[in-house]
RNA sequence: UGCGACAAAGGCAACCCCGUCGCGAGGCGGGCACGCAAAACCAUGGGCCUCGGCGGGAUCCCGAGGCAGCCAGGCUACCGAAC
Numbered sequence: 001u002g003c004g005a006c007a008a009a010g011g012c013a014a015c016c017c018c019g020u021c022g023c024g025a026g027g028c029g030g031g032c033a034c035g036c037a038a039a040a041c042c043a044u045g046g047g048c049c050u051c052g053g054c055g056g057g058a059u060c061c062c063g064a065g066g067c068a069g070c071c072a073g074g075c076u077a078c079c080g081a082a083c
Base pairs, nucleotide, nucleotide: 002083003080004079011036012035016031017030018029019028020027021026034069041074042073044072045071046070047067048066049065050064051063052062053061
């Protein structure tokens, strides 16, 4: 450095509920605990979602957003058995 124990210490917190902000996806705070070795951070590529253009409906496209707990990538970090 890779790697990741039925290790130790510590950490995070899905769904749901409450409050709050947002047209919305969703964000934040509290409770809870499904899970997580980057479930820390970054929308860079793909993907999904929302709003608008947009109409009776759908696809594409364009614009503005969201998701880092969808995948990949970048970057930083606690611990140390085996390899």